RNA sequence: GUAAGACAGGUAAUCGCGGCUGCAGGAGCCGAAAGGCUGCAGGUGAGGAAAGUCCGGGCUUCACAGGGCAGGAUGCCGGAUAACGUCCGGUGGAGGCGACUCCAAGGAAAGUGCAACAGAAAUGAACCGCCUUCUGUUUGAAGGUAAGGGUGGAAGGGCAGUGUAAGAGACUACCGCCCUGCUGGCAACAGCGGGGGCACAUGUAAACCCCAUCCGAAGCAAGGCCGGAUAAAGACGAUGUGGCGGCCCGUCACGUCUUAGGUUGGCCGCUUUAACCUGCCGGCGACGGCAGGUAUAGAUAGAUGAUUACCCAACGACAUGACCCGGCUUAUCGUCUUGC
RNA sequence: CGAAUGGCGGAAUUGGUAGACGCGCUAGACUCAAAAUCUGGUUUCCACAAGAAGUGAGGGUUCGAUUCCCUCUUCGCCC
Numbered sequence: 001g002u003a004a005g006a007c008a009g010g011u012a013a014u015c016g017c018g019g020c021u022g023c024a025g026g027a028g029c030c031g032a033a034a035g036g037c038u039g040c041a042g043g044u045g046a047g048g049a050a051a052g053u054c055c056g057g058g059c060u061u062c063a064c065a066g067g068g069c070a071g072g073a074u075g076c077c078g079g080a081u082a083a084c085g086u087c088c089g090g091u092g093g094a095g096g097c098g099a100c101u102c103c104a105a106g107g108a109a110a111g112u113g114c115a116a117c118a119g120a121a122a123u124g125a126a127c128c129g130c131c132u133u134c135u136g137u138u139u140g141a142a143g144g145u146a147a148g149g150g151u152g153g154a155a156g157g158g159c160a161g162u163g164u165a166a167g168a169g170a171c172u173a174c175c176g177c178c179c180u181g182c183u184g185g186c187a188a189c190a191g192c193g194g195g196g197g198c199a200c201a202u203g204u205a206a207a208c209c210c211c212a213u214c215c216g217a218a219g220c221a222a223g224g225c226c227g228g229a230u231a232a233a234g235a236c237g238a239u240g241u242g243g244c245g246g247c248c249c250g251u252c253a254c255g256u257c258u259u260a261g262g263u264u265g266g267c268c269g270c271u272u273u274a275a276c277c278u279g280c281c282g283g284c285g286a287c288g289g290c291a292g293g294u295a296u297a298g299a300u301a302g303a304u305g306a307u308u309a310c311c312c313a314a315c316g317a318c319a320u321g322a323c324c325c326g327g328c329u330u331a332u333c334g335u336c337u338u339g340c
Numbered sequence: 341c342g343a344a345u346g347g348c349g350g351a352a353u354u355g356g357u358a359g360a361c362g363c364g365c366u367a368g369a370c371u372c373a374a375a376a377u378c379u380g381g382u383u384u385c386c387a388c389a390a391g392a393a394g395u396g397a398g399g400g401u402u403c404g405a406u407u408c409c410c411u412c413u414u415c416g417c418c419c
Base pairs, nucleotide, nucleotide: 001340002339003338004337005336006335007334009311010310011309012308013307014306015305017045018044020042021041022040023039024038028037029036030035047318051329052328054327055326056325057324058323059219060218061217062216066249067248068247069246071215072214073213074212075211076090077089078088079087080086091105092103093102094101095100106210107209111208112207113204114203115202127149128148129145130144131143132142133141134140157175158174160172161171162170176198177196178195179194180193181192182191183190184189223268224267225266226265232259233258234257235256236255240254241253242252243251275294276293277292278291279290280289281288282287341416342415343414344413347363348362349361356403364382365381366380367379368378369377383393384392385391396412397411398410399409400408
C1' cells in the first nucleotide's frame, strides 16, 4: 500500500434518575376499582450506528385477503435466507505494476419518440477531392466513386492486399459481427470448427415502451380486555352507504354523518427470540445442523448524568431505545490485531 | 408528498446557448438641487477581452443535465 476484523475509556467512592425482586411502614395519601404512592436493602439499565425511516420480514386489524385493469419495484448466472433492492460464489466488462477494487450488467433485428449547434448529409449520405465523358485547354455541365479531406459525441464494419478509369466486401487473408455445430460448465459463459461477404445492424430504455419475476391495504396512536362518565337533537339512506387504500367486478354488513354533552383511567400487546456465547460436523463461502450454556432496558412527557481520585499515548469522536428483527445508507476522535 | 436558480421575487420541461421579466443597486442624461422619467450596467474569477466555474452538496446516466437516477442537507405541507 491493500483487504478483513475487534474495541468505543477503565477502576473506586459519593449524589441523582428508570425498571425488577425482597422486606418494612401504617391501614396513612390519590382513586369507584384495578393500580399507584413512602422508606430500606440487593441486583440491573442503550449503540455500532440506538440515526435517516430507504428496503425486506414477523406481529395486529380489515374477509387467513378474492378476480381483472391501472400502478409500483427488481433486472448477467447459480446459491443463501423468513424475506429482500441484502449477502455469498461465479461469468462478462472497467481500473490498477500489483495485492485488489468497482459495475442500475435484460431487450435498440416489436413499435414510437429524440439527437441542439456544426455539417452536403444524423439514417437508408456526393460539400471538397478523385476518375470518365462533353470540348483542343480552363471555367462549367452530366455521370461514376465512400480510398482521402472537412463537420460532429457519433458519418453506415476495421486493416492490408488484389483489382479498377478512379473506386468499392467487388474479391482474398486476419480481426469484429450474424447464423450454426461440437466440447466443457447446473447456468451466465468459455474454447474449437464450419458457413454468410456484412444484411433488419449509429446512439439513447437513469425517454415512452417490450419481456421476465415479485407486490392486497394500513400500521403498536396497530389491536385486545376491564372500569368509570354522559343528554340528546338533526340530516341522509336499498339503482343507497360502508368494510375496500385509484377504477371495474365480486362478496359481506346495515347504517353513516353533523352538532351538543361526557370521558381522556388502568391492564395486556412489551420483550424469550429467524436471540447470544462456546464446541463439533457439512459447505469454497453466505449459511445450515447438532450438543452444552446464558437471560441481557421496557418507559408512557418518556430513565444512563454529575463530582472527586488514580491509570492509559490520548479528558476520549459520532451520537442516545419507544412493537421487534434482517439489511442498506449516512456520521464517527482514536487504539489494536490478522491475511496479502 | 413537495421545494431549493443573481441581493430579492421569479422564468427557463418530450434533455440542446442558464439567468427572461420585475424589484433593488449603480453610472449617465434632464434639474439650481432632488423626485419622477429616459438610457446603460449588474452571477463569480479576471483591469478589459478571451477563457473557466456556476441552478442546495456529492456522485452517476447521456455527445450534452436546472430538467433523468441515487445518496445527503435544509425548509414546507399532509396523515
This is a predicted complex of two RNAs, RNase P RNA and transfer RNA, with 419 nucleotides together. The coordinates come from a structure-prediction model, not an experiment, and the mean pLDDT is 76. Rfam match: Bacterial RNase P class A.